[in-house]
Molecule: FMN riboswitch aptamer (RFN element)
Organism: Domibacillus iocasae
């Protein structure tokens, strides 16, 4: 120093605008969103004559994961197992499904006067993870 205990604390966005219609942020046309760790390049900082290296940042659609669902357990706190979407092409490059152009896709359970990725709600929950002090070792 990492790894390890402990406590605190953070920890998700999102139908403009127009149609049908008694009614739809639910349907049609169109609009907008993107949790969290990984990665060989974007973007920036440390070092440096340079380099090496270190540190922040880069992916909805790659890898894994959470949240909801399901099932065993169960001291009722939780464990432990399961299901679970969606990307292609052109170009640079020694290296990109992550960078530029283009064109697509994809999204839990409940409710609802009407079929929801966006409303309401279970959630002031719970949670991947993050950073912070303090402990302990050595």
């Nucleotide at each position: 120093a990492a790894a390890c205990c402990u406590u605190u604390c953070c920890g998700g966005g999102g139908c403009a605008g127009g149609g049908u219609g008694c009614a739809a942020c639910u349907c049609c046309c169109g609009a907008c969103c993107g949790g969290c760790g990984g990665u060989g390049a974007u973007g920036g900082g440390c070092g440096c004559u340079a380099a090496a290296g270190c540190c922040c940042u880069u992916a909805g659609u790659c890898c894994g994961u959470g949240a909801c669902c399901c099932g065993c357990a169960u001291a009722c706190g939780u464990g432990c197992g399961g299901u679970g979407g969606a990307u292609c092409u052109g170009g640079u490059g020694c290296g990109a499904u992550u960078c530029c152009g283009g064109a697509g896709c994809c999204g839990a359970c409940a409710g609802u006067g009407a079929a929801a990725g966006u409303c309401u709600g279970g959630a002031u929950g719970g949670g991947a993870g993050g950073a912070a002090a303090g402990g302990a070792c050595a």